A computed fold for an 88-nucleotide RNA from Desulfosporosinus sp., annotated as c-di-GMP-I riboswitch aptamer. The model forms 95% of the base pairs in the Rfam consensus. The coordinates come from a structure-prediction model, not an experiment, and the mean pLDDT is 75. Taxonomically the source falls in Desulfosporosinus (Bacteria, Bacillati, Bacillota, Clostridia).
[in-house]
RNA sequence: UAAGCGCUAGAGCAAACCUGUUGAAAAACUGGGACGCAAAGUUAUGGGCCUAAAGCUUUUGCAAAGCUACGGUUGCCAGGCUGCUUAU
Repeated sequence: UAAGCGCUAGAGCAAACCUGUUGAAAAACUGGGACGCAAAGUUAUGGGCCUAAAGCUUUUGCAAAGCUACGGUUGCCAGGCUGCUUAU
C1' cells in the first nucleotide's frame, strides 16, 4: 500500500426476547440468550433517528397540547483515533 475469512490463523463482540437494577422517558447496565458483525473496537465531531424531565408558548387557573437536548443512539451514515490476518 492492497485485499480479507465471523466453521477462521488467532482472539472477539452480541440483536430480539427473559430476569434484576438505574432513569421522567428514550435508553443504559447485570445474568441468560444469539439475529447478526472485518472494525458490531473507540470517539456524540457533522448529518440522521429516539425521548421531552426541566424550561418556554397557548390557557384566568387546572388539565391538555405544542416547541425545545443540556438526555440517548457509533448494531443509521460519514469523519477522527486505534487494532488483527495475508500478500507485496